RNA sequence: GUGGGCACAGAGCCGAAUCCGCGAAACCGCGGAACCGGGAACCCACCUUUCCCGGGGUGAAUCAGCGCGACCCCGCGCUGUAGGGCACUUCCCAGCCCGAACCCGUCAGCUAACCCGGUAGGCGCUAUGGAAGCCAAA
Numbered sequence: 001g002u003g004g005g006c007a008c009a010g011a012g013c014c015g016a017a018u019c020c021g022c023g024a025a026a027c028c029g030c031g032g033a034a035c036c037g038g039g040a041a042c043c044c045a046c047c048u049u050u051c052c053c054g055g056g057g058u059g060a061a062u063c064a065g066c067g068c069g070a071c072c073c074c075g076c077g078c079u080g081u082a083g084g085g086c087a088c089u090u091c092c093c094a095g096c097c098c099g100a101a102c103c104c105g106u107c108a109g110c111u112a113a114c115c116c117g118g119u120a121g122g123c124g125c126u127a128u129g130g131a132a133g134c135c136a137a138a
Base pairs, nucleotide, nucleotide: 012123013122014121018033019032020031021030022029023028034119035118036117037116038115039114044109054107055104056103057102058101063080064079065078066077067076068075069074083098084097085096086095088133089132090131091130092129
């Protein structure tokens, strides 16, 4: 000097998932604000349902091809892909990732009033560069 690993720290990142008050404290309970999600009229939209393989929701997480098990469906693997993320925002140029999981239970289009819920979890430092804007500091 370079490469790899571990620990501390917690600038910050994904996400709606933060803050405040009361209860001795708490990740527990209650309440409030804020943010987020679902249900729910007229109008409009859709014709549907049953059999087959019901249908629907949160989420970026859909879809296609090939192979295998099955031989419909479905499951697994690989390669892509709609779409999504990467340090104030947008645009452009690079690079690196994700492209899951779960829930409702035969039932839900949109939808004002109204009604019902959630506030988890997972990562973690020197993060590509340019332009414009904005903000802050001095």
The RNA shown here (c-di-AMP riboswitch aptamer (ydaO/yuaA leader)) has 138 nucleotides. Its Rfam family is "c-di-AMP riboswitch aptamer (ydaO/yuaA leader)". Rfam describes the family as follows. This family represents a conserved RNA structure found upstream of the ydaO and yuaA genes in Bacillus subtilis and related genes in other bacteria. Gene Ontology terms of the family: cyclic-di-AMP binding and regulation of gene expression. Its mean pLDDT, the model's own confidence on a scale to 100, is 76.